[in-house]
RNA sequence: GGGUGAGGUAGAGGCGCGAAGUCUAAGAGUAUGUAUCAUGAGAGUAGGACAUCUGUGAGUGAUACAAAAAGGAGACUUUGCCGAAGCGGGUGUGCGUGUCCAACGCCUCCUGGCUGGGGUUGCAUUUAAGAAAUGCAACACUGUCACUUUGGGAAACCUGGUGGAGAACUACUCACUCU
Repeated sequence: GGGUGAGGUAGAGGCGCGAAGUCUAAGAGUAUGUAUCAUGAGAGUAGGACAUCUGUGAGUGAUACAAAAAGGAGACUUUGCCGAAGCGGGUGUGCGUGUCCAACGCCUCCUGGCUGGGGUUGCAUUUAAGAAAUGCAACACUGUCACUUUGGGAAACCUGGUGGAGAACUACUCACUCU
C1' cells in the first nucleotide's frame, strides 16, 4: 500500500425513525342506562354445542331524560436511536367472549423474506372518518457508492448522465495474510 473477517468503535442522510407524558379536537349526543308507547319470540361473532335470560315480555322501533370509552389523530415536552423502524410469512405462549370448539382481533418471542430516506398522486385494506396507517404502482427530490462527463496543471472539489443497495457508506482501529 492491498486482500479477507455480518471484526470493534465513532459518525452522516432530514418535514429522519420510535417510545412515554400532558393538553386538545374528533369519536358523539354515538354506544349504553332509565321511563313510556308500539310490535310479539327469541337473545352472540351472520358459526356449532352447552349453560343462562325470556308472554312477570326476548329482541326491534319511536319519544323523553341522562350520557361514555378505546384504538387512531394534532400540538408541546422528555427520551432512545440511524434497519433507526415498518411490513410479510411461519412457529410457540398468553389475552379478548358465561364455558368449549372454530373463526377473528391483540400482545409477546424467534425468524435478514421485502423496504436507503422522506414527499406527491392513484388503487386496495383497515378505520366513525375526505384524518392517519399499511401494501402495490408511478413520479420527481434527497443521501451514499460505482462508472462516466464538464471545469480544474493535477488532486481535492464542481457541472451533468447511468446504475446498485443499509450485511451498505465514511473515519479510525483489531486479527490473519500478500506485496
Model confidence (mean pLDDT): 77 of 100. Predicted 3D model of a 179-nucleotide RNA (Lysine riboswitch aptamer) from Alteribacter aurantiacus DSM 18675. Its Rfam family is "Lysine riboswitch aptamer". Rfam links the family to the GO term lysine biosynthetic process.